């Protein structure tokens, strides 16, 4: 110095003024206190606040236990409130590497494979090989075979000998894989290693389906309280013994007035609402996620929804005619938390590989 579809962080920085939303203390107000008013001090978006996908906390509803059905999920061991997440691991596949993808079962069953090809599922014969026939011959019929060729994302062990008309795990050495015992490491996934058994078995499971494991349901528009105005309910008093229905007529029963209570519930208030699985420092413990243990720290809380605006310096970046101009990603909290994925200009640290220089 150049290259890395290697990992991992950072997201401008200070200062002033003029706003805005929320808080804390004075002072007015006031019998107290509340509403309001004025002064002051500090706070005030993000790594993703996005997407609303996953897991839990809170709240209400449901809910003896179980079991069908359904969803998700999947190596192994650990972490964690808890997961589909994290961290060590262990086999598989990629990369010279740093690394970085995958992960129960298709040797329980059912189902699927486009094109090409003769054949794609107890495979199969198109050329080719080889026996037999038949022909003067070119070739043709019938078998045999599966080593060579074609064909396709796939033709089902490899190499070699033997064997044979001529092949073929048809048979045997070796390699490789499956299954079955042992032994030896290892918590365990697994590895290492011997004996047996030609056992050679394709691929999908994010298609069904099996096995194992985990899950009630809806959400802060959850929920709980306080409480107008109009309408309607419920009780109870006044009035008037009146009007209407019901009925031939009498009791009776219903509706229809003004007053008070009282309960429901609507505008509109409060709580939930932000001190939390919290943040930072130091220290144990652990290879890590992580967790103890002790210090400090309070850091946004709206609801027609506040975090914005101007200017100066200063960082990066482009461009300049060297005065200076211009831009500075992705994007905006709503009940909280913990992942997970998606977007992003610019910049920083580690690690790899190549070259060259001392």
């Nucleotide at each position: 110095c150049g290259g890395g579809c290697g990992g991992g962080c950072c997201g401008g920085a200070u200062g002033a003024c003029c706003g805005c939303c929320g808080g804390g203390c004075g002072c007015c107000g006031a019998a107290a206190a509340a509403a309001g008013g004025c002064g002051c001090c500090g706070g005030g978006a993000g790594g993703a606040a996005a997407g609303u996908c996953c897991g839990g906390g809170c709240u209400c509803c449901a809910u003896a236990g179980g079991g069908c059905g359904g969803g998700a999920c999947g190596c192994u061991g650990g972490g964690u409130a808890a997961c589909g997440c994290c961290c060590a691991g262990c086999g598989g596949g990629g990369g010279c590497a740093a690394c970085c993808c995958c992960g129960g079962g298709c040797a329980a069953g059912c189902g699927c494979a486009a094109c090409a090809g003769a054949g794609a599922g107890c495979a199969g014969a198109c050329c080719g090989c080889c026996g037999c026939g038949a022909g003067a011959g070119a070739u043709c019929g019938c078998g045999g075979u599966a080593a060579g060729g074609g064909u396709g994302a796939a033709a089902g062990g490899g190499u070699g000998a033997g064997g044979u008309a001529a092949g073929a795990g048809c048979u045997c050495a070796c390699c490789g894989g499956c299954c079955g015992g042992g032994c030896g490491g290892g918590c365990g996934a697994c590895c290492g290693u011997c004996c047996g058994g030609g056992c050679c078995a394709g691929g999908c499971a994010a298609g069904c389906c099996c096995c194992g494991u985990c899950c009630g349901g809806a959400g802060c528009a959850a929920a709980a309280c306080c409480a107008a105005a109009u309408a309607g309910g419920g009780c109870g008093g006044c009035g008037a013994u009146a009007a209407g229905g019901c009925g031939g007529c009498c009791c009776g029963c219903c509706u229809u007035g003004c007053c008070g209570c009282c309960g429901g519930g609507u505008a509109g208030g409060u709580u939930g609402c932000u001190g939390g699985a919290g943040c930072c420092g130091u220290g144990g413990a652990g290879c890590g996620a992580u967790u103890c243990a002790c210090g400090g720290c309070c850091u946004a809380g709206a609801u027609g929804a506040a975090u914005g605006g101007u200017c100066a310096u200063c960082a990066c970046c482009c461009c300049u005619u060297c005065g200076g101009g211009g831009g500075c990603a992705c994007a905006g909290a709503a009940c909280c938390c913990g992942g997970c994925u998606u977007a992003c200009a610019g910049g920083c640290c580690c690690c790899c590989c190549g070259c060259c220089c001392c």

A computed fold for a 358-nucleotide RNA, annotated as Bacterial RNase P class A. Its Rfam family is "Bacterial RNase P class A". Gene Ontology terms of the family: tRNA processing, ribonuclease P activity and dimeric ribonuclease P complex. The prediction has a mean pLDDT of 78.